A computed fold for a 75-nucleotide RNA from an Alphaproteobacteria bacterium, annotated as transfer RNA.
Its Rfam family is "tRNA".
Its mean pLDDT, the model's own confidence on a scale to 100, is 82.

């Protein structure tokens, strides 16, 4: 410098226009002689940022910014 993906809970990731979810962390209950496990439940999110589109945007367009990956150029 061309091109391809990826960014959503603390952590893995789903959702691909119409209320943002699940496992696992976490915290509180039930059990326990106490703690594990297992069961019920709860709290936690400006969907990287900034703009457009649309009655709506996490999705769709443009831009910029981290990461991953292919290819070329210098040295």
């Nucleotide at each position: 410098a061309g091109g391809a993906g990826u960014g959503u809970a603390g952590u893995u990731c789903a959702g691909c226009g119409g209320u943002a979810g699940a496992a696992c962390a976490u915290c509180g209950g039930u059990c326990u002689c106490c703690a594990a496990a297992a069961c019920c439940g709860a709290g936690g999110g400006u969907c990287g940022g900034g703009g457009g589109u649309u009655c709506g945007a996490u999705c769709c367009c443009c831009u910029c910014c981290g990461c991953u990956c292919c290819u070329g150029c210098c040295a």